[in-house]
RNA sequence: UUCUUAUCGUGAGAGGUGGAGGGAAAGGCCCUGCGAAACCUCAGCAACCAGCCUGCGUGGGGCAGGUCAGGUGCUAAUUCCUGCGGACCGGGUGUCCGUAAAGAUAAGAA
Numbered sequence: 001u002u003c004u005u006a007u008c009g010u011g012a013g014a015g016g017u018g019g020a021g022g023g024a025a026a027g028g029c030c031c032u033g034c035g036a037a038a039c040c041u042c043a044g045c046a047a048c049c050a051g052c053c054u055g056c057g058u059g060g061g062g063c064a065g066g067u068c069a070g071g072u073g074c075u076a077a078u079u080c081c082u083g084c085g086g087a088c089c090g091g092g093u094g095u096c097c098g099u100a101a102a103g104a105u106a107a108g109a110a
Base pairs, nucleotide, nucleotide: 001110002109003108004107005106006105007104008103013042014041015040016039017038021031022030023029026082027081028080043075044074045073048071049070051067052066053065054064055063056062079102083099084098085097086096087095088094089092
């Protein structure tokens, strides 16, 4: 980098360095000198993988639940919003449901 599978309405920030951008992309709408990105320190959240326990099942792989926090990840806004299809009414560029594409993260494979 590509492919496969799963998840994406929850949750969780302070300090230091730095000095103008950032929120993937396009449009919108936001954040930002009351200090952006990035880096460092400490803290926290979650529970994908690993570990441990219980139940079920098995030749074995496994499935479900719990626990822990070792490997990742994350700590403005639903993935900030958007496309398509449908439902509803008060008819609003409304609300809700399903879903595609793209993206993010994890695990596995090449």
Predicted 3D model of a 110-nucleotide RNA (SAM riboswitch aptamer (S box leader)) from Salisediminibacterium selenitireducens. Model confidence (mean pLDDT): 83 of 100. The model forms 91% of the base pairs in the Rfam consensus.